[in-house]
RNA sequence: AAAAUGAAGGGUUUGAUCCUGGCUCAGAACGAACGCUCGCGGCGUAGAUUAGGUAUGCAAGUCGAACGGGAACUGUGCGAUGGAUCCUUCGGGUGAAGUUGUGCAGGGAACGUGGCGAAAGGGUGAGUAAUAGAUGGAUUACCUGCCCUCGAGAUUGGGAUAAUCCACCGAAAGGUGGGGUAAUACCAAAUGACAUGGCAUUUCUUUGGAUUUGCCAUCAAAGGUGGCGUAAGCUACCGCUUGAGGAGGGGUUCAUCUCCUAUUAGCUAGUUGGUGAGGUAACGGCCCACCAAGGCAUAGAUGGGUAGGGGGCCUGAGAGGGUGUUCCCCCACACCGGGACUGAGACACUGCCCGGGUUCCUACGGGAAGCUGCAAUCGAGAAUCCUCCGCAAUGGGCGAAAGCCUGACGGGGUGACGCCGCGUGGACGAUGAAGGCCUUUUUAGGUCGUAAAGUCCUAACAGGGAGUAGGAAACGUAUCCUGUUGAAUAAGCAGGGUAUUUGACUUAAAUCCCAAAUGAAGUCACGGCUAAAUCCGUGCCAGCAGCCGCGGUAAUACGGAUGUGGCUAGCGUUGUUCGGAAUCACUGGGCUUAAAGAGCACGUAGGCGGUGCGGCAAGUUGGUUGUGAAAUCCCCCGGCUCAACUGGGGAAUAGCAGCCAAUACUACCGCACUAGAGGUCGGGAGGGGAGAGCGGAACUCUAGGUGUAGCGGUGGAAUGCGAAGAUAUCUAGGGGAAGGCCGGUAGCGAAAGCGGCUCUCUGGUCCGAUUCUGACGCUGAGGUGCGAAAGCGUAGGGAGCAAACGGGAUUAGAUACCCCGGUAGUCUACGCAGUAAACGAUGGGUACUAGGUGGUGGAAGCGCCGAUAGCUUUCUCCGCCGAAGCAAAAGCGUUAAGUACCCCGCCUGGGGAGUACGGCCGCAAGGUUAAAACUCAAAGGAAUUGACGGGGGCCCACACAAGCGGUGGAGGAUGCGGCUUAAUUCGAGGACACGCGUAGAACCUUACCAAGGCUUGACAUGCAGGGAUUAUCCCAUCGAAAGGUGGGGGAUUGCCACACGGUGUAACCUGCACAGGUGCUGCAUGGCUGUCGACAGCUCGUGUCGUGAGAUGUUAGGUUAAGUCCUGUAACGAGCGAAACCCUUGUGUUUAGUUGCCAACGCGUUAUGGCGGGGACUCUAAACAGACUGCCCCGGCCAACGGGGAGGAAGGUGGGGAUGACGUCAAGUCAGCAUGGCCCUUAUGCCUUGGGCUGCACGCGUCCUACAAUGGGGUGUACAAAGAGUCCCGAAACCGCGAGGUCAAGGAAAUCUCUAAAAACACCCCCCAGUUCAGAUUGCAGGCUGCAACUCGUCUGCAUGAAGUUGGAAUCGCUAGUAAUCGCCGGUCAGCUACACGGCGGUGAAUACGUCCCUGGGCCUUGUACACACCGCCCGUCAAGCCACCCGAGUUGGGUGCACUCGAAGUCCGAGACCUAACCCGCAAGGGAGGGAUCGUCCGAAGGUGAACCCGAUGAGGUGGACUAAGUCGUAACAAGGUAACCGUUGGAGAACCAGCGGUUGAAUCACCUCCUUU
Repeated sequence: AAAAUGAAGGGUUUGAUCCUGGCUCAGAACGAACGCUCGCGGCGUAGAUUAGGUAUGCAAGUCGAACGGGAACUGUGCGAUGGAUCCUUCGGGUGAAGUUGUGCAGGGAACGUGGCGAAAGGGUGAGUAAUAGAUGGAUUACCUGCCCUCGAGAUUGGGAUAAUCCACCGAAAGGUGGGGUAAUACCAAAUGACAUGGCAUUUCUUUGGAUUUGCCAUCAAAGGUGGCGUAAGCUACCGCUUGAGGAGGGGUUCAUCUCCUAUUAGCUAGUUGGUGAGGUAACGGCCCACCAAGGCAUAGAUGGGUAGGGGGCCUGAGAGGGUGUUCCCCCACACCGGGACUGAGACACUGCCCGGGUUCCUACGGGAAGCUGCAAUCGAGAAUCCUCCGCAAUGGGCGAAAGCCUGACGGGGUGACGCCGCGUGGACGAUGAAGGCCUUUUUAGGUCGUAAAGUCCUAACAGGGAGUAGGAAACGUAUCCUGUUGAAUAAGCAGGGUAUUUGACUUAAAUCCCAAAUGAAGUCACGGCUAAAUCCGUGCCAGCAGCCGCGGUAAUACGGAUGUGGCUAGCGUUGUUCGGAAUCACUGGGCUUAAAGAGCACGUAGGCGGUGCGGCAAGUUGGUUGUGAAAUCCCCCGGCUCAACUGGGGAAUAGCAGCCAAUACUACCGCACUAGAGGUCGGGAGGGGAGAGCGGAACUCUAGGUGUAGCGGUGGAAUGCGAAGAUAUCUAGGGGAAGGCCGGUAGCGAAAGCGGCUCUCUGGUCCGAUUCUGACGCUGAGGUGCGAAAGCGUAGGGAGCAAACGGGAUUAGAUACCCCGGUAGUCUACGCAGUAAACGAUGGGUACUAGGUGGUGGAAGCGCCGAUAGCUUUCUCCGCCGAAGCAAAAGCGUUAAGUACCCCGCCUGGGGAGUACGGCCGCAAGGUUAAAACUCAAAGGAAUUGACGGGGGCCCACACAAGCGGUGGAGGAUGCGGCUUAAUUCGAGGACACGCGUAGAACCUUACCAAGGCUUGACAUGCAGGGAUUAUCCCAUCGAAAGGUGGGGGAUUGCCACACGGUGUAACCUGCACAGGUGCUGCAUGGCUGUCGACAGCUCGUGUCGUGAGAUGUUAGGUUAAGUCCUGUAACGAGCGAAACCCUUGUGUUUAGUUGCCAACGCGUUAUGGCGGGGACUCUAAACAGACUGCCCCGGCCAACGGGGAGGAAGGUGGGGAUGACGUCAAGUCAGCAUGGCCCUUAUGCCUUGGGCUGCACGCGUCCUACAAUGGGGUGUACAAAGAGUCCCGAAACCGCGAGGUCAAGGAAAUCUCUAAAAACACCCCCCAGUUCAGAUUGCAGGCUGCAACUCGUCUGCAUGAAGUUGGAAUCGCUAGUAAUCGCCGGUCAGCUACACGGCGGUGAAUACGUCCCUGGGCCUUGUACACACCGCCCGUCAAGCCACCCGAGUUGGGUGCACUCGAAGUCCGAGACCUAACCCGCAAGGGAGGGAUCGUCCGAAGGUGAACCCGAUGAGGUGGACUAAGUCGUAACAAGGUAACCGUUGGAGAACCAGCGGUUGAAUCACCUCCUUU
């Protein structure tokens, strides 16, 4: 010097948005476990579950310097035995080793007495919610072995006892009796203080108490080992006794703090206190006797559940939240329960006694044991290590010491369990190798990838070899020196020197050498969040998933592969905690509509509280002192190579306590005040409340009169009433209920609520006043009262209405809506009940913060002769609009949802559920309080854009209406379905398929079927080989053909050449690549098309508004065919559409004049533009003109525009066509074409013959022809347009009844041909008939096309002559040259099924009042629970499966106290006739004191019994609930949801629900009233 550093969000509700709100993810951590994988080391860490059971070993002993005792062993003396050896005179002698007896000495193991220790250390967390813990105090209410300091002392005696020996009992464990012995064991006496107790006394003291002095009483001891000394004795050390003090340790006590639960609200008799005894080390109901009746509790007692507490640890910005492993402190426990003994200390983990349970031994009599010490084992479990080494170090016990003991501890081992460190190489190296994967346009490219190989370098770890520090300092021993004690040169003690000794780890670390890149990489992910993608396989399967969600044939989401990303000796998963989560909000949230204000008031406790002055100092603030253990965290400096780890120092520590000080604020005390509050006086308004009485209208009943056939009721009816006289009407009477007009966003009340009039009683409120009190106030947990309707009880009453119920209708049904009846009830009295959408969905109080406007009740002023009205000001209450501000927005806005303060209530995702259980209340119905399991990823609010509505407004369309003609009936044609079939190929399917693809199926087409064939193929390209033949042709044979087999001829044939041959090639053959596919997917696609829709819409830029989605523009007022145009306007402009431009048609002009035309002129003909000519006309085809509301009048905002008129060929887009916005329908088409992917490859390809697409009980669509006289037939006569034509149109002529044939002119076309137009018109016949209508069907005979008309063509002639007489429900087209009707042409095509389709012209109408209704569409607005958008959404029963809870006759287990009973061990107490060494008396016997056995009372664990409560398990059966692609019945809700919905309540019903009564708007629509805003 430093110790202060810190705050992120994302995904998911919606079509989109903002908000609310939950779920979920990213982070960190762990005593972890699991999966895959694994080179090394260091430091840590490891039974969290069964406080379950344990084999085995060890974990507490030590002291011989307290004592008895003395084994083994050693030495030695004396014997015995023995006989080696040596000597020998051979007689013998000597006598060793060994063995053994005994004595002595040494030695010291057992055993025991005694002392100290064993209460420490070590383990565990069962119990414990306070007898515990933390922090700070108290102890004047206490204890303390060993240790330290100081003082005093240690005298004289005595009797036992264990071990042991003997005897006996017992299986054992062990025991009994007798003999005998020691002590630092035990006992007695002496001495004895400043000790203890008592009495007196002195001083101090608030009380307790402290202190001085005196007297009395009581209490001690033990020796051991050294040294000196003959001894007595002295001395040193250790030990002993006593007293005082200390240190350390402990006991007790007080205050504060310390989890959840009120679905635990009352608990307590030793309980609370006192007095007095007892007990304890000590206070105390700790215990006892007596007395009193207390004590605790909503600030949570008592009970229940859970839990060892703290330092700390994890997380967090913090505040907090979670946690209590390792380390440290405290507590508790030691098989479970109880108990005491010993001791300084225990009610004692490896002590004792008893009960219980378990295990073991047993001779069955009886005994033994306690790993929650270290290892180990079994069990249970997802899961947690070695039956290791050592006392070398640190520490502990004992000892004077050596030393012994020590599973404390030091070490090693196991486990990636955690943290930390290191490595698996480095540099260069491109043929970008091989190989894998991917792509593709097919021979390349991309990527793995400088990666590899290769060259050079290095050697940390592992490996091999070598190898030494450090942990060790000592104690001790030996010796020397100094000091001290001592009489002492002795011994002891203290210090120092020298020498010597001690290592489990350790086969280790460091260090050195050797060799070689050699031995060393995995795991998870790659749809978003979230870094990282491709291929293949699979095909809502298999599977994935933290949330959202992937998978149904092209899966970046499954599985594999390749690649990539992350981390790395680990990675991932699971579990748990905190964070994010401001998602319980102290910091730091909310309650109109999202969850949330109690239905309303009064009021207790509590909380909060006006102004001035003084006091005090509790809160508050400042300073200081003590404490806040160490470790941890943080800072600094060190030690291990670094780090982890660790050493030293510092900082920090909320808090608690003591002392001093301050006094603004709060509290408290005191004195005042009047602005809050209340009172008094004078006035006022009112459907405020209660009771009594009175009155009129209406209704109904009864009686009577009049009167006659209906009444009543509905969408329409019926049930019902009525000839026994209803309804109607009149009179009289009875009855009950309700209060018209006034009446009003008017009034009153706390709310519920209150409405005829009068009287009585009564509450609140407002205004005015120079009146009084003096903070008396606000709120309000519990509590108490009031509290609509329905409902309940008792007694009345009962007119009308009306749940239930009966009947009639409606309907598929109708337990409803509608109708006819009708009982509870509705009314009164007295009780109960206590809930509503009890709503302003807005708690109460106070203050502050722009206004405008209206109403109610007062007061004052102006005004007036007076009164009213009016105006101004002010107070109260009731409305509307609005500034600021607030709000997610809607909205609120002095009556706040604004700004603040005070108090209360309530909320914390949806469902389950306001339910279950329990409690309380109730007669019941039920109310109140109020969960959980399970389940979902949402549920919700406000607003937006759409869509929709059996919502509203405006408008359009052949949409309706008005008309004309059809379809639906018949026959036929054609297409579709169905059926059939070997095949009847395929597609199209409401509108938007069905005379559609198909503008033409006998073969072909053809895709289908049967049969027969081909296999590089019918078709394309390339490669390799062959070899000379090929094109073309012929013959034979099998065959239905295709094709197969065999044979023959054969134009042409390059270059080189040595003339042998070589080489190349069109074509052919063989083989390989490949061709081919009308096979699948139109939901992989392109392109094209249909439809909404010829509807007027769809958007953009900039600006503005809105948090935003979005809005504005595009709305409004007019107008239009039109978002067409005009006006207005926070919009101004623009684009795609509409319109216009284009084609055609209608008029004219100009130009041009053949093949067209022919007026004038001419020629010619029977006649005809036939010819010369002509451009006048028609026409042809090019250019232009023309129409623009331009002009006039009227209307209209002077506009746009509309109506009428003139002119004009045409008039208001002139007619028609082409042209089809953004988009919708996963609309249609893979079979027109193209095309991705998949599939087939001697077949799903290709060829051929034949068949089929034409099949026929039937149903549907589109057409044709008809049913006739506006017609049919016959004869005659007239007028088009537009097209087509060379494998073609084909004239004329002739033949044929005809279809047609023969021959053949002309025509590649304004020339020729098809080509006759038909209806029409004229005349004649038919006369209403199944016909002279109609033409199907069938027979015969023919024609044409074509290889071929059987299946299966068309046409002609003759004959035949069916149904059908105008068509049910329903439905289609058309608004003018249209409908209707008539014919003509074309494409396709050999022919044709064409009556189709596409065009052309001829004749040529009717009707439109109008927009109520049907259909479709456009704009604005409104509601919405819809957004796949009403073909939407969605409710409930029933049926099935599955899940969890609840009830349940019961059964069973556990727990808690309570009562009674029994009562072990044991303490206190009492007794103690039995036993008894020490002391006393006594000569003795004996007695006494004292002690004990034993007995007893109280207490007392376990046990037993009983009643009760609590918690589980299980249970036939039962109720409801949640969930589950495609079950049943209905359609309750969302739109006016088709009966508006909802709330409370009662009744009913298969179900959603329906009905009654009261309430709400969170209902649409229309009208009216009032208020407001603007002009």
Small-subunit ribosomal RNA from a Planctomycetota bacterium, 1575 nucleotides, folded computationally. It matches the Rfam family "Bacterial small subunit ribosomal RNA". The RNAcentral record of the sequence draws on ENA and SILVA. Model confidence (mean pLDDT): 82 of 100.